[in-house]
RNA sequence: GCCCUGGUGGCGAAACUGGUAGACGCACAGGACUUAAAAUCCUGGGGUAGCGAUACCGUGUCGGUUCGAUUCCGACCCAGGGCA
Numbered sequence: 001g002c003c004c005u006g007g008u009g010g011c012g013a014a015a016c017u018g019g020u021a022g023a024c025g026c027a028c029a030g031g032a033c034u035u036a037a038a039a040u041c042c043u044g045g046g047g048u049a050g051c052g053a054u055a056c057c058g059u060g061u062c063g064g065u066u067c068g069a070u071u072c073c074g075a076c077c078c079a080g081g082g083c084a
Base pairs, nucleotide, nucleotide: 001083002082003081004080005079006078007077010026011025012024019067028044029043030042031041032040046057047056048055049054060076061075062074063073064072
């Protein structure tokens, strides 16, 4: 230098062909149980603003296509692998 694979919450990991993103598991928070703790069970569990209802934002970054993009296209960044 070229080619391939990947980048989604604090972490791992889904989203089948463009049509409600964050399922599921864990961390974590509150509660139950316990003398107390562990384990187990229940509820919550992306960010910002707000007392709240709610609103807006969010898929590595920046653009493009489209009524609509995690998904398609381009460039770039990062990680892993291969070729020279």

This is a predicted structure of an 84-nucleotide RNA (transfer RNA) from an uncultured Bacilli bacterium. It was read from a public genome assembly. The prediction has a mean pLDDT of 81. Rfam family: tRNA. From the family's description: Transfer RNA (tRNA) molecules are approximately 80 nucleotides in length. The family's RNA type in Rfam is transfer RNA.